Description
Predicted 3D model of a 109-nucleotide RNA (Guanidine-I riboswitch aptamer) from Mesorhizobium sp. BR1-1-16. The model forms 100% of the base pairs in the Rfam consensus. Its mean pLDDT, the model's own confidence on a scale to 100, is 82. It was read from a public genome assembly, where an Rfam model found it.
[in-house]
RNA sequence: UGAGUUGGUGGCUAGGGUUCCGAUCUCCGUGAGGGGAUGCUGGUCCGAGAGCUGCCGCCGGGGCGGGAGACAUCCGCACCGGGCACGGCGGGAUAAAAUCCCGGGAGAC
Repeated sequence: UGAGUUGGUGGCUAGGGUUCCGAUCUCCGUGAGGGGAUGCUGGUCCGAGAGCUGCCGCCGGGGCGGGAGACAUCCGCACCGGGCACGGCGGGAUAAAAUCCCGGGAGAC
């Protein structure tokens, strides 16, 4: 210095915490109810480039259809095929944290 990378988006999972709901503890209150604390195998929530999967796109292939049409070329359709990847520290967002984002970054090979 360079290679190994096919882009987007939806659903979900591993994982993650604590705004909201619920739970537990506690305080106030005659009571209805309210305050505080605890992340708590719960619900909501966040959530992967290197996890799964749908769809759209991209690349390749032959096939079919269209145009006055045999070839070429162009357009369209469905089908088949195509995915490599070790990785911090630190920082950032949100209520908060994270395999989220910085980031396929630094570095390693």